Two RNAs folded together computationally: RNase P RNA and transfer RNA, 462 nucleotides in total. Model confidence (mean pLDDT): 80 of 100. It holds a member of the Rfam family "Bacterial RNase P class A". It is annotated as a ribozyme. Its family is annotated with dimeric ribonuclease P complex, ribonuclease P activity and tRNA processing in the Gene Ontology.

RNA sequence: UGAGAGGUCCAGGCGGCCGCUCCACAGACUUCGGUCUGCGGGGAGGAAAGUCCGGGCUCCUCGGGCAGGGUGGUUGCUAACGGCAACCGGUCGCGAGACUAGGGAAAGUGCCACAGAGAAUAGACCGCCAACCCCAUGGAUGCCUUCGGGCUGAACUUGGGCGGUAAGGGUGAAACGGUGCGGUAAGAGCGCACCGCAACGUCGGUGACGGCGUUGGCAGGGCAAACCCCACCCGGAGAAAGACCAAAUAGGAGGAGGAGGCGAUCGCCCGCGCCGUUUGAAUCCUCGGGUAGGUCGUUCGAGGCCGAGCGCGAGUUCGGUCCCAGAGAAAUGGUCGCCACCCUCCCUCGGGAGGGGACAGAACCCGGCUUACCGGGCCUCUCACGUC
RNA sequence: GCACUUGUAGCUCAAUUGGAUAGAGCAGCGGUCUACGGAACCGCAGGUUGCAGGUUCGAAUCCUGCCAAGUGCA
Numbered sequence: 001u002g003a004g005a006g007g008u009c010c011a012g013g014c015g016g017c018c019g020c021u022c023c024a025c026a027g028a029c030u031u032c033g034g035u036c037u038g039c040g041g042g043g044a045g046g047a048a049a050g051u052c053c054g055g056g057c058u059c060c061u062c063g064g065g066c067a068g069g070g071u072g073g074u075u076g077c078u079a080a081c082g083g084c085a086a087c088c089g090g091u092c093g094c095g096a097g098a099c100u101a102g103g104g105a106a107a108g109u110g111c112c113a114c115a116g117a118g119a120a121u122a123g124a125c126c127g128c129c130a131a132c133c134c135c136a137u138g139g140a141u142g143c144c145u146u147c148g149g150g151c152u153g154a155a156c157u158u159g160g161g162c163g164g165u166a167a168g169g170g171u172g173a174a175a176c177g178g179u180g181c182g183g184u185a186a187g188a189g190c191g192c193a194c195c196g197c198a199a200c201g202u203c204g205g206u207g208a209c210g211g212c213g214u215u216g217g218c219a220g221g222g223c224a225a226a227c228c229c230c231a232c233c234c235g236g237a238g239a240a241a242g243a244c245c246a247a248a249u250a251g252g253a254g255g256a257g258g259a260g261g262c263g264a265u266c267g268c269c270c271g272c273g274c275c276g277u278u279u280g281a282a283u284c285c286u287c288g289g290g291u292a293g294g295u296c297g298u299u300c301g302a303g304g305c306c307g308a309g310c311g312c313g314a315g316u317u318c319g320g321u322c323c324c325a326g327a328g329a330a331a332u333g334g335u336c337g338c339c340a341c342c343c344u345c346c347c348u349c350g351g352g353a354g355g356g357g358a359c360a361g362a363a364c365c366c367g368g369c370u371u372a373c374c375g376g377g378c379c380u381c382u383c384a385c386g387u388c
Numbered sequence: 389g390c391a392c393u394u395g396u397a398g399c400u401c402a403a404u405u406g407g408a409u410a411g412a413g414c415a416g417c418g419g420u421c422u423a424c425g426g427a428a429c430c431g432c433a434g435g436u437u438g439c440a441g442g443u444u445c446g447a448a449u450c451c452u453g454c455c456a457a458g459u460g461c462a
Stems, first nucleotide, its partner, number of pairs: 001384010012339007020043004025038005045359001049370002052368005057238004068234005073087005088102001089100004103229002108227002110223003125169002127165003133161004138156001142151003177195006196218001197216008242296004252287005260275004303322008341356006389461007398414004407445001416432005438454005
């Protein structure tokens, strides 16, 4: 200099003007519920999002189990977790590093389409073999002969049968260890060496696991994000949870009271029906449930920042310091100026002109994960090339 | 705010508990028939199975994360 890897931080700044919301104080008004004004202070995020996990909190629930759901290397962290840290194994990368649902397939059940001889009790299509058995073929030799021939049929050749084999070809995602040498009729862990694998022993490690040694010729392949088995965890519902205060109207209960009340539809008149009159109407008082409405839950919390100790780390302990949104159809905004940042163009290389600033917005709270995002800063590390 | 369901052709639905070319009806296009149109008959086209990743030899189907649409609860 170029190409990368990992982590962390920021999410424009200052000022003027006009607004919104909450809290505290003061003043004015008030129908006593509040309203207005002034002044001071606070006012979105790294994801507030998706609601995917885990908790706090609240209500339901006598307790236990089954069912159901979740998690899955090891050791830790944590209130807890499917999160995080460190480490182990595997895969990828020259490397820094990245990814990893990573228990059990010999408990049982199931699946492995097509192709292929054979797909889990392995199997034989092409090929390879002629050591052994049988048949045919050519045929040395020998025998017979009427000289035309006939019979015999060793080794061997060729073909077939009965067989042997799993090296090679071929099929497939996958074919019952791999490579090489020996061996053999041809072959084969049949034998040997190396690699892989398994068991045992030993050493190191808390452990996952790793190193070394010995033995074994090698053993029923894959799928559990198929059912399932094993280990561990989980009761259900969720702030529209829940708690409190409490109108009007209509029911309910009690008391006083002592004759009316009702029959949808303004008022008056007439008439009718039903109920009631001590088993009690109107009216009045009190109480209770509950609706509208209001208040709480609700923001001081597994809290933020700084320092020190312990720990590789996630974290944890101690000390100091700070109070940091709380609305309710829902505030946190608009505009102007200057400066800073990024992009493009012009150019007298110092400026000028134009444009841009994302994703997104609290609604009980917290710890994570995941997803979205214009850009910028910083730290550590790797590889290649060059120079000293 | 909370809880939940569903995504397959333009529309409505299938796809045997994972097996290879994802099918059917209607609609569309072309042809036959007809003077013309419809109907009928014959044929054709149309799909990233919402998107991305994973498990598996193999995914519409199983798992995870997103996206979209819809439903219920005072």